Annotation:
This is a predicted structure of a 477-nucleotide part of an RNA (small-subunit ribosomal RNA, 3' major domain) from a metagenome. Its Rfam family is "Bacterial small subunit ribosomal RNA". Model confidence (mean pLDDT): 84 of 100.
Context: one part of a larger RNA
RNA sequence: UGACGGGGGCCCGCACAAGCGGUGGAGCAUGUGGUUUAAUUCGACGCAACGCGAAGAACCUUACCUGGAUUUGACAUCCCGGGGAUUCUCUUGAAAGAGAGAAGUGCCCUUCGGGGAGCCCGGAGACAGGUGCUGCAUGGCUGUCGUCAGCUCGUGUCGUGAGAUGUUGGGUUAAGUCCCGCAACGAGCGCAACCCUUGUCUUUAGUUACCAUCAUUCAGUUGGGGACUCUAAAGAUACUGCCCCGGUAAACGGGGAGGAAGGUGGGGAUGACGUCAAGUCCUCAUGGCCUUUAUAUCCAGGGCUACACACGUGCUACAAUGGGCUGUACAAAAGGUUGCAAACCCGCGAGGGUAAGCCAAUCCUGUAAAGCAGCUCUAAGUUCGGAUUGGAGUCUGCAACUCGACUCCAUGAAGCUGGAAUCGCUAGUAAUCGCGGAUCAGCACGCCGCGGUGAAUACGUUCCCGGGCCUUGUACA
Repeated sequence: UGACGGGGGCCCGCACAAGCGGUGGAGCAUGUGGUUUAAUUCGACGCAACGCGAAGAACCUUACCUGGAUUUGACAUCCCGGGGAUUCUCUUGAAAGAGAGAAGUGCCCUUCGGGGAGCCCGGAGACAGGUGCUGCAUGGCUGUCGUCAGCUCGUGUCGUGAGAUGUUGGGUUAAGUCCCGCAACGAGCGCAACCCUUGUCUUUAGUUACCAUCAUUCAGUUGGGGACUCUAAAGAUACUGCCCCGGUAAACGGGGAGGAAGGUGGGGAUGACGUCAAGUCCUCAUGGCCUUUAUAUCCAGGGCUACACACGUGCUACAAUGGGCUGUACAAAAGGUUGCAAACCCGCGAGGGUAAGCCAAUCCUGUAAAGCAGCUCUAAGUUCGGAUUGGAGUCUGCAACUCGACUCCAUGAAGCUGGAAUCGCUAGUAAUCGCGGAUCAGCACGCCGCGGUGAAUACGUUCCCGGGCCUUGUACA
């Protein structure tokens, strides 16, 4: 100087407390461990691994296993020889591959011999290849402490020195934020602001959006309008600016006015010096090592989907604040040409047929659902719950056996609110309700977004956890 303390002081955080809803019990989905297996590819392991890499394993993917094949190779550059490229057919085979046959002649230059570019086949070797090992050789990227308020430097001063000072102190703040003081004076990286979005207003612009006034229609449908909504560009607005009180005529704090918004208005992006030899050699790049008729490459089938069990994360429930039926109201955001598909017809339905419109503020996905109104069920393993299983189907796709999703009929399991323990959340939040997107042929209870309805509680900081500053002890570095 640090680190540590079941030392002290001050302070903060959904850290506790106060509340609301869960997890832990059940069924299923999914990840992991274990076990099994020819293989169940690999990585990730307290927080910070476990719906994680994977924004989508039937083949492919695929890295694994079994079997069949290839050896200058599936891919790149160079050399030599031959041939237009290419297309088609046959045999064998699970395919890859192996063998055989037929058609066919392009572009540029040309002295018509040929040469060149590109492509294919054959050959020799330099070499290719490796999701093989090492993340404890690395780059890059990422997680985490933590959006915590810290981490440093120059000069000066003090100390023999390591170092100290500044950065400590008194206040204050979300903040090393600001004020005051001070052997310090300044500065840098962080904080804040600048950026995006949302909330209010103005101007500009009105089509595909809008419709108050005037006509018109089943319908903003058409004429018309430029007011309103909205769209999208430019601006304005908030600064403790104003008033009162407290405070050191400070920083700042408390209250108030005006205002759409008030003291960082809400949300996001933004992550200092560093820590964990944290994670990743399987995104990519890369040193070293290993491999080279195999640890490379191609193909078929299988596996990654196994199942006594254990754990994590979710979904659905156990019901009446509910289930069923009928009627009826109101979104936002997003996607669409190998695409979204209206209307009509067929089917109980998944869906099928046919087909208008739309490269989309125009057309389509597209009925939002919870809600509201009415009827019914009456406390029961039920008209709750839907697992499981049987049958019949639909769709995608060469192909749904291993191993897809969905529909219909039948079946109707566990489950009556969950032990010890444990998680999230402070406001348009929790809870609850539906909608969209990426990936994607098909496949979503996951992920990423969107809006609808919309709470309770916070006395307080003694305690648990994590963190910041000062101080103290130390046989630790």